[in-house]
RNA sequence: AAUAUAUAAUAGCAAAGCAGUUUAAAGGCUGUGACGCAAAAACAUAAGUCUAAGGGAUUUCCUAUGAUAGUUAUGUUUACCUCA
Numbered sequence: 001a002a003u004a005u006a007u008a009a010u011a012g013c014a015a016a017g018c019a020g021u022u023u024a025a026a027g028g029c030u031g032u033g034a035c036g037c038a039a040a041a042a043c044a045u046a047a048g049u050c051u052a053a054g055g056g057a058u059u060u061c062c063u064a065u066g067a068u069a070g071u072u073a074u075g076u077u078u079a080c081c082u083c084a
Base pairs, nucleotide, nucleotide: 003084012037013036017032018031019030020029021028022027035070041077042076043075044074045073046072047071048068049067050066054063055062056061
């Protein structure tokens, strides 16, 4: 330096729920919270999933231009400690 990864430490992120705020909705944001995470860090592409204002059909259906990375795959970049 590379690969791989058990235990421990330091630092970090923060599910559900609750409160506030915002959106047509899904959802986002802020606070609280602590289920989990060694990439649950950043970005891109494809798929999946959620919503359906508007539009279309015409009575309850279709549709993303709205969302989602803590759903999956692939790619790029960067990162803490350490038995081996």